[in-house]
RNA sequence: GGGGAAGUAGCUCAGUUGGGAGAGCGUUGCCUUCGCAAGGCAGAGGCCGCCGGUUCGAUCCCGGUCUUCUCCACCA
Numbered sequence: 001g002g003g004g005a006a007g008u009a010g011c012u013c014a015g016u017u018g019g020g021a022g023a024g025c026g027u028u029g030c031c032u033u034c035g036c037a038a039g040g041c042a043g044a045g046g047c048c049g050c051c052g053g054u055u056c057g058a059u060c061c062c063g064g065u066c067u068u069c070u071c072c073a074c075c076a
Stems, first nucleotide, its partner, number of pairs: 001072007010025004019056001027043005049065005
């Protein structure tokens, strides 16, 4: 330098041939208990890596860019 993959909640991840942003764990409150654990109920937490474009509408499509992983190539 070239190819490929990944980037979504604190962590691990799902998601869709464009229209509701979600799960598990964690966390907060309440119930249950003499208390703890376990369990149950409810909540908070994200402008989907960043910028731009297409579109009535973008996490999803297009372009650029950043980070990580990986393969290939080159080099004194």
This is a predicted structure of a 76-nucleotide RNA (transfer RNA) from a Candidatus Firestoneibacteriota bacterium.
Its Rfam family is "tRNA". It is annotated as a transfer RNA.
The coordinates come from a structure-prediction model, not an experiment, and the mean pLDDT is 80.
The organism belongs to Candidatus Firestoneibacteriota, within Bacteria.